[in-house]
RNA sequence: CCGUACUAGACGGGGAGUUAGCGGUGCCCUGUAACCCGCAAUCCGCUACAGCGGGGUUGAAUGCCGCGCCGAGGGCCGCGUUUGUAAGGUAUGGAGCAGAUAUGGGGACGUUGACGGAUGGGUCCUGUGCAAUGCAGCACUGUGAACCUUGUCAGGUCCUGACGGAAGCAGCAAUAAGCGGUACGCUGCGUGUGCCGCAGGCGAGCCUGUCCCGAGUUACCCGUCUGAAUUCCUCUUGUAAAUUGCGGUUCGAAGCGUGGCCGUACGG
Numbered sequence: 001c002c003g004u005a006c007u008a009g010a011c012g013g014g015g016a017g018u019u020a021g022c023g024g025u026g027c028c029c030u031g032u033a034a035c036c037c038g039c040a041a042u043c044c045g046c047u048a049c050a051g052c053g054g055g056g057u058u059g060a061a062u063g064c065c066g067c068g069c070c071g072a073g074g075g076c077c078g079c080g081u082u083u084g085u086a087a088g089g090u091a092u093g094g095a096g097c098a099g100a101u102a103u104g105g106g107g108a109c110g111u112u113g114a115c116g117g118a119u120g121g122g123u124c125c126u127g128u129g130c131a132a133u134g135c136a137g138c139a140c141u142g143u144g145a146a147c148c149u150u151g152u153c154a155g156g157u158c159c160u161g162a163c164g165g166a167a168g169c170a171g172c173a174a175u176a177a178g179c180g181g182u183a184c185g186c187u188g189c190g191u192g193u194g195c196c197g198c199a200g201g202c203g204a205g206c207c208u209g210u211c212c213c214g215a216g217u218u219a220c221c222c223g224u225c226u227g228a229a230u231u232c233c234u235c236u237u238g239u240a241a242a243u244u245g246c247g248g249u250u251c252g253a254a255g256c257g258u259g260g261c262c263g264u265a266c267g268g
Base pairs, nucleotide, nucleotide: 001268002267003266004265005264006263009058010057011056012030013029014028015027020047021046022045023044024043035055036054037053038052039051063261064260065259066258067257068256069255073251074250075249076248077247078246079245080243081242082241083240084239085238086237087236088235093233094232095231097227098226099225100224101223104221105220107218108217109216116212117211118210119209120208121207122206123205124201125200126199127198128197129196130194131193132191133190134189135188136187137186138185139182140181141180142179143178149174150173151172152171157166158165159164
C1' cells in the first nucleotide's frame, strides 16, 4: 500500500413552552443524502455519559468533533404607534352655551325723523268709592190653623122661675210659625266683574302723545373679544392589550472558514 471481516461513530439540528434539570411526543423555524416499529401533555423516558425498548442501513471516509464569521427564526427589555379604560377644567384648543363688538355679507326700519334725551298718560301693585252681579236680612206684599191662636160667634148646649148670663163648633174676618213674590227701596257679606272715579306706590320693560337733537338703528351669517361649563372631540397623566414600527439584549438552524480525531483482527 492492497483485500476481507469487524468496532467506535453516524442515520438531522435549533427556538419557545413544559420541567429541579435533560431528552422526546405536540407547536414553530431551518434543512434533507437526513431509516423503520412501540410509548407519551394535568404525558413518556431518563439523571450530568441525562429519551427508553426492538429491528435495520452505513462504517474508518464522501466520516465524526470543537471554535470563529454570517445568519433564517424564536424569546426578553425599552421607546413609539393604535385601541380600550381611570382621573384631571389652576388642560392648549375645537364643537356646543351666555354676553359684548360692528371693518365684511344678506335683509328690514329710518329726513313722512333713526338712536339718544326731556316730559305727560296708559299698562303693573295697594287701598277705597261708584256701578254691575249673587246671597242673606229688613221693608212691602200674597198665602197660611179640624181642636190645642184672636175677634165676632147663626144653629145647638149649659145655668136661671124670669130678665138674663156662660162656654163655644161651623162660617166670616184677622194673625203666628212656615211657604212664596217684589219693578223700585234699605242694610250686611262676597266677586276670575268694569272703555268708571279718587289717593298712594313702582317707574325696570313695553305701548302712546308732545318737545329737543339730526343719521343712523337692528345683530341673521362670517369675523373679533370676554366669561361660564366639562356633555362630546382634543390635550395631560396613569394603566391594560395589540403591534405589520424602531432600538438593545439573548438563544440560534442552514451556509462559510479553521483546527482536531481517524481504530482492531487476519491474509498478501

A computed fold for a 268-nucleotide RNA from Christensenellaceae bacterium OttesenSCG-928-K19, annotated as Bacterial large signal recognition particle RNA. The coordinates come from a structure-prediction model, not an experiment, and the mean pLDDT is 76. Of the family's consensus pairs, 93% are formed in the model. The gene name in the source record is ffs.